[in-house]
RNA sequence: CCCGACAAAGGCAAACCGGCCGCGAGGCCGGCACGCAAAGCCAUGGGUCUCCUGGGGAGAUCGUCAGGCUGCCGAAG
Numbered sequence: 001c002c003c004g005a006c007a008a009a010g011g012c013a014a015a016c017c018g019g020c021c022g023c024g025a026g027g028c029c030g031g032c033a034c035g036c037a038a039a040g041c042c043a044u045g046g047g048u049c050u051c052c053u054g055g056g057g058a059g060a061u062c063g064u065c066a067g068g069c070u071g072c073c074g075a076a077g
Base pairs, nucleotide, nucleotide: 002077003074004073011036012035016031017030018029019028020027021026034063040069041068042067044066045065046064047061048060049059050058051057052056
């Protein structure tokens, strides 16, 4: 370094519920705990979704895949 354990310490937090914001996809906060070794960060490419639409444009999603950057711990191999 690859790798990722019925390991340890810690971390994140789906659905659902409540509040707020947004036309919407969805976002933020709180509760909860389905899961996650990058479920940390980046919309770069694809996918999916929303709004407007004649072409097309503007957005959302990284807990959808790929890619890029960074990173905790450690047994076996």

Predicted 3D model of a 77-nucleotide RNA (c-di-GMP-I-GGC riboswitch aptamer) from a Pirellulales bacterium. The organism belongs to Pirellulales, within Bacteria.